Predicted 3D model of a 90-nucleotide RNA (c-di-GMP-I riboswitch aptamer) from Bacillus pinisoli. The model forms 95% of the base pairs in the Rfam consensus. The prediction has a mean pLDDT of 84.
[in-house]
């Protein structure tokens, strides 16, 4: 310096749940609360997965805008991936 990842040291994040608020939802924003994380730092049309469907278009019925499948530029980065980054045993 690069691979590594300690019963090291300084530290940091903050699951679910619960309250408030926002959104059609998924899910976010804050507070409390800790499941756990060497990147649980950043970054999503234009890396790849998944989640959700207001709305959009077929189709099927036609009493009502009902049931079905389809599609994100709308969400998750604590699926995996790029970048970047403290410390320093084996």
């Nucleotide at each position: 310096a690069g691979a590594c990842g300690a019963u090291a040291a300084a530290g940091g994040c903050a699951a679910a749940g619960c309250u408030a608020c926002g959104g059609a939802a998924a899910c976010g924003c804050a507070g409390u609360g800790a499941c756990g994380c060497a990147a649980a730092g950043c970054u999503u049309u234009a890396g790849g997965g998944g989640c959700u469907u207001c709305g959009u278009u077929u189709a099927c019925a036609u009493u009502u805008a009902g049931u079905a499948a389809a599609c994100a530029u709308g969400c998750c980065a604590g699926c995996c991936a790029g970048c970047u980054g403290c410390c320093g045993a084996a």